[in-house]
This is a predicted structure of a 76-nucleotide RNA (transfer RNA) from a Planctomycetota bacterium. Model confidence (mean pLDDT): 80 of 100. The sequence is in RNAcentral, with records from ENA. Its Rfam family is "tRNA". It is annotated as a transfer RNA.
């Protein structure tokens, strides 16, 4: 420089053809315990990377842009 795939909770992840976003694992709080541990409920936690279009409505379609991964040319 050219192609592809990805950005969702603190982590690592789901979301089928557009219709106000979950698990797991972690946190906080309760119950069982003399106490932890494990366990069982409950509860908190997100402007879906950023702008900008289409639509009645966007995590989801389309378009830049940022970043991270991979291929593949260039250079030397």
């Nucleotide at each position: 420089g050219g192609g592809g795939a990805c950005a969702u909770a603190g982590c690592u992840c789901a979301g089928c053809u557009g219709g106000u976003a979950g698990a797991g694992c972690g946190g906080u709080u309760c119950g069982u315990u003399c106490g932890c541990a494990a366990u069982g409920a409950a509860c908190a936690g997100g402007u879906c990377u950023g702008g900008g279009g289409u639509u009645c409505g966007a995590u989801u379609c389309c378009c830049c842009a940022u970043g991270u991964c991979u291929c593949c040319a260039c250079c030397a």